[in-house]
Formats: sequence, structure tokens, C1' cells
RNA sequence: GCCACCUUAGCUCAGCUGGUAGAGCAACGCAUUUGUAAUGCGUGGGUCCGCGGUUCGAUCCCGCGAGGUGGCU
Repeated sequence: GCCACCUUAGCUCAGCUGGUAGAGCAACGCAUUUGUAAUGCGUGGGUCCGCGGUUCGAUCCCGCGAGGUGGCU
């Protein structure tokens, strides 16, 4: 330098043919316990990497960037 893939909650990741986003773990609260752990129930937490475009409507499609991983040279 070229190619492919990835970027969504604190972390690991889902998200169908475009219709305003979820799980597990973690955190917090309550119950249980003499107390802690474990367990059960609940709560909060997101500019969906950025900027444009298409569309009535974009995490999703298109373009240009940024970061990361791998391959080739």
C1' cells in the first nucleotide's frame, strides 16, 4: 500500500425483509440469614463510533472518515 471483517449498556454479545433496542454477567435496592456468601424478586443504565445521503421512517441500506482484528505484499 491492497483486501476482508468488526464497532450496540460498565463487560461479553444478540437484534429477523428498515417501523424509536434486548439477554447474560456486573452495579444498586428489597427479601432470606445472628452476619456474610449463595439464592429469589425488582430497579437503573444506551446520541447503536462520527459526518453526510436515500427513505414517511435508518442500529439496519449507500458514500466518506475514525478506531480495532486478520490476511496479502
The RNA shown here (transfer RNA) has 73 nucleotides and comes from Candidatus Wolfebacteria bacterium RIFOXYD12_FULL_48_21. Its mean pLDDT, the model's own confidence on a scale to 100, is 80. It matches the Rfam family "tRNA". The family's RNA type in Rfam is transfer RNA. Lineage of the source: Bacteria > Bacteria candidate phyla > Candidatus Wolfeibacteriota.